Record summary: The prediction has a mean pLDDT of 80. The RNA shown here (transfer RNA) has 74 nucleotides and comes from Blastochloris sp.

RNA sequence: GCGGGAGUGGCGUAGUGGUAGCGCAAAAGCCUUCCAAGCUUUUGGCGAGGGUUCGAUUCCCUCCUCCCGUACCA
Numbered sequence: 001g002c003g004g005g006a007g008u009g010g011c012g013u014a015g016u017g018g019u020a021g022c023g024c025a026a027a028a029g030c031c032u033u034c035c036a037a038g039c040u041u042u043u044g045g046c047g048a049g050g051g052u053u054c055g056a057u058u059c060c061c062u063c064c065u066c067c068c069g070u071a072c073c074a
Base pairs, nucleotide, nucleotide: 001070002069003068004067005066006065007064010024011023012022013021018054026042027041028040029039030038047063048062049061050060051059
């Protein structure tokens, strides 16, 4: 260089053209004499840019990062 895969909250992971879920973590409250555990609630996210579409995390193009494979053949 070429081919393939992945990128989603602080971390891990699902999802799909129509309001983005779950677990852990964090914060607040309940409980407790206190702590832990438990229960409830809340915060926080689709790698960047462009295109198609009424609507894009999803489809298309380019780029970035990471992983795997491939390499002297004309």
Overview: The sequence is in RNAcentral, with records from ENA. Rfam family: tRNA. By type it is a transfer RNA.